SAM riboswitch aptamer (S box leader) from uncultured Ruminococcus sp., 107 nucleotides, folded computationally. The sequence is in RNAcentral, with records from MGnify. Its Rfam family is "SAM riboswitch aptamer (S box leader)". Rfam links the family to the GO term regulation of gene expression. The coordinates come from a structure-prediction model, not an experiment, and the mean pLDDT is 80.
RNA sequence: CUUAUCAAGAGUGGUGGAGGAACAGGUCCUAUGAAGCCCGGCAACCGGUUGAUGUGUUUUCUGCAUCAGUAGCGGUGCCAAUUCCUGCGGUAUAACCGAGAGAUGAG
Numbered sequence: 001c002u003u004a005u006c007a008a009g010a011g012u013g014g015u016g017g018a019g020g021a022a023c024a025g026g027u028c029c030u031a032u033g034a035a036g037c038c039c040g041g042c043a044a045c046c047g048g049u050u051g052a053u054g055u056g057u058u059u060u061c062u063g064c065a066u067c068a069g070u071a072g073c074g075g076u077g078c079c080a081a082u083u084c085c086u087g088c089g090g091u092a093u094a095a096c097c098g099a100g101a102g103a104u105g106a107g
């Protein structure tokens, strides 16, 4: 930079000690114990694996593509609040839609 997703899900554990929720403004969480780390868990993005279909090869093996599933085996990710809300624009303005920003995966 490109692309997909972001309304669901996940511990009354150990350690640690004061902070945390990206940024700004709000609003919250937190000594009934924050962040971090360990364990545990969730999910199904990629790999793996199963099935179906298509396609290349004379055929089989096998390769590739698409779709559907599976599981935690490998790589990530995630585990208060919709991405906590708003941040720009539009409209039917206690709202909705889109964009931006951000996060994560794959390339």
Stems, first nucleotide, its partner, number of pairs: 001107006011039001013038003019029003023087004040079003045075003048070008083101001088098004